[in-house]
Context: one part of a larger RNA
RNA sequence: UGACGGGGGCCCGCACAAGCGGUGGAGCAUGUGGUUUAAUUCGAUGCAACGCGAAGAACCUUACCAUCCCUUGACAUCCUCAGAACGGUCUGUAAUGGACCCGUGCCUUCGGGAACUGAGUGACAGGUGCUGCACGGCUGUCGUCAGCUCGUGUCGUGAGAUGUUGGGUUAAGUCCCGCAACGAGCGCAACCCCUAUCUAUAGUUGCCAGCACGUAAUGGUGGGAACUCUAUAGAGACUGCCGGUGAUAAGCCGGAGGAAGGUGGGGACGACGUCAAGUCAUCAUGGCCCUUACGGGAUGGGCUACACACGUGCUACAAUGGUGCAUACAGAGGGUUGCCAACCAGCGAUGGGGAGCUAAUCUCAGAAAGUGCAUCUUAGUCCGGAUUGCAGUCUGCAACUCGACUGCAUGAAGUCGGAAUCGCUAGUAAUCGCGAAUCAGCAACGUCGCGGUGAAUACGUUCCCGGGCCUUGUACA
Numbered sequence: 001u002g003a004c005g006g007g008g009g010c011c012c013g014c015a016c017a018a019g020c021g022g023u024g025g026a027g028c029a030u031g032u033g034g035u036u037u038a039a040u041u042c043g044a045u046g047c048a049a050c051g052c053g054a055a056g057a058a059c060c061u062u063a064c065c066a067u068c069c070c071u072u073g074a075c076a077u078c079c080u081c082a083g084a085a086c087g088g089u090c091u092g093u094a095a096u097g098g099a100c101c102c103g104u105g106c107c108u109u110c111g112g113g114a115a116c117u118g119a120g121u122g123a124c125a126g127g128u129g130c131u132g133c134a135c136g137g138c139u140g141u142c143g144u145c146a147g148c149u150c151g152u153g154u155c156g157u158g159a160g161a162u163g164u165u166g167g168g169u170u171a172a173g174u175c176c177c178g179c180a181a182c183g184a185g186c187g188c189a190a191c192c193c194c195u196a197u198c199u200a201u202a203g204u205u206g207c208c209a210g211c212a213c214g215u216a217a218u219g220g221u222g223g224g225a226a227c228u229c230u231a232u233a234g235a236g237a238c239u240g241c242c243g244g245u246g247a248u249a250a251g252c253c254g255g256a257g258g259a260a261g262g263u264g265g266g267g268a269c270g271a272c273g274u275c276a277a278g279u280c281a282u283c284a285u286g287g288c289c290c291u292u293a294c295g296g297g298a299u300g301g302g303c304u305a306c307a308c309a310c311g312u313g314c315u316a317c318a319a320u321g322g323u324g325c326a327u328a329c330a331g332a333g334g335g336u337u338g339c340c341a342a343c344c345a346g347c348g349a350u351g352g353g354g355a356g357c358u359a360a361u362c363u364c365a366g367a368a369a370g371u372g373c374a375u376c377u378u379a380g381u382c383c384g385g386a387u388u389g390c391a392g393u394c395u396g397c398a399a400c401u402c403g404a405c406u407g408c409a410u411g412a413a414g415u416c417g418g419a420a421u422c423g424c425u426a427g428u429a430a431u432c433g434c435g436a437a438u439c440a441g442c443a444a445c446g447u448c449g450c451g452g453u454g455a456a457u458a459c460g461u462u463c464c465c466g467g468g469c470c471u472u473g474u475a476c477a
Base pairs, nucleotide, nucleotide: 001477002476003474004473005472007471008470009469010468011467012466013465015461016460019424020423021422022421023420026315027314028313029312030311031310032309033308034306035305042053043052064301065300066299067298068297069296070295073124077123078122079120080119081118082117083116087101088100089099090098091097106113107112126290127289129288130287131286136283137279138278139277140275142273147186148185149184150183151182152181153162154161155160166177167176168175192267193266194265195264197235198234199233200232201231202230203229207224208223211222212221213220238261241255242254243253244252245251304443317417321376322375323374324373325372326371327370333364334363335362338357339356343352344351345350383414388409389408390407391406392405393404394403430453431452432451433450434449435448436447
C1' cells in the first nucleotide's frame, strides 16, 4: 500500500421488511447430470452452465456410429497432354463406374488464346484433430457500482503519502465551502434515438368538420385541408419564477404556471481492472499431430435411448370459473419461389377457386381478456386434459425409427403443494391476446417484439445478501 475481520462509523441497492404473484407437489414440454448404446458428436458447470451456442436435428444440417467407396483429392495456385463446355437415356440402394445419344460455341496476326472438362506428375490441398494455461478478436461478470489515474509541486531515508481526506450536498469523485496543494485525463452527466404537448410545412394509398350526389350499407363519388394520422423542421423543462430553509454557498422542502418538474419515462452507451472466467466448433492464428487418413464422397442409423436426479417453462386443480349464443375496441410486424379476398365443398384440419397486392391502396386478420343473455351448483364434476385406439389433412424424394394439425372415442395424475426458494416499486406486477425471425414442414409451451385490462405495498434500515467511502486490528501478500 492492499486484502481480510462473526471490528467501528456513514451511505446505497426489490438486499431485508411491507405487499402481489410464483417455483418446490401433479401431467406434459424443454435443457442438464447419470445410466445405456455401434454411436447416443462437441462445447457451456456457483452467482455469471442447465428453453445456453441451436433465430428450427426426418434426409440435408452433422461434426458421431456401421457399411460401401476415392487418394493431387469436394476446394486453391503452378506444369504437361487431350477435348469446347453443357445436357439427356439405361444400369447400380447411392457415391463411384460403365454404355449410348445430343452438341460444335467466343476471340484470332490462323501459330494459337480465354473459360470449362478429363488424364498425368509432384510441389501441395484438407483436418469441427489437441492446446482458450501460447494468442488476436468477441463476450460474460463485479456494475451503470462511482470509482481509476496522471503532470508539476510539497512531505517522507524509502515503500509511499498528499491531491482523491474534512464540513455539507447529490443518482453520481454531482456540486459548494475549506485545505500544500494547483491543474488534467478515463469514467458520471450532457450531446444520440424512442416516447409524452404544441406549432409550421406537406396531403396520398391515409383523414371527413362543413356543402352536394348516391347506396340496403360503406369516404362510395364530387369536393375539402379543418380534425386524426403520416414525416420533416422547430418550440418546450432550465430549480427559470415565488415562499421557506441552509454558511449569504451548493442544495433541500412547498407552491404557481404548465402536456410534462426537478435525471419527465424508456433505450443505446459499460472507466482502471478482477475471475490464467468463456470461446482454437463463427472467424483468425503460434506450436504439436494425421497425410491411401484424424482428409473426401455415399447409404442407413444416431444426436429423439430411459430405473433415476436437478434446472427452466406450459397446462391445471375450478364458480373472480367452465360451456353455448350474440356483440365492442388495438398496436407492431410480414408478404411475388410470397400473402392469399369473395364464393363453393367438407363437422374440421384442409381442398377447389381465382380477384387484388412489389403494399398507409390488396392480404395475413377472426384480436383475446371485456360486455349482454342462458346454463352448470361444489361434484374428481359440463373442472382438468395426459395417455391410448380408429379415421383423416398438409408439407416434403421420403413422416417406421422421428413431423405438425383435424375429427370421433378414451378420459390418467391433479382438490393449491414439506424443508426451502424466485420475480416485481407503476402503466410496473398480475392477466389477455397479436406479430416476427429461423423455416419446405415442425416437435415454439422457447426467444424477441407489440398492444389491451390493470393493482397492492414500502413503518423503517435492527437483521440476511451484495456494494461504496472513512477509520481500526492483523503472526496474511
Notes: The part of an RNA shown here (small-subunit ribosomal RNA, 3' major domain) has 477 nucleotides and comes from uncultured Marinicella sp. The organism belongs to Marinicella, within Bacteria. The coordinates come from a structure-prediction model, not an experiment, and the mean pLDDT is 83.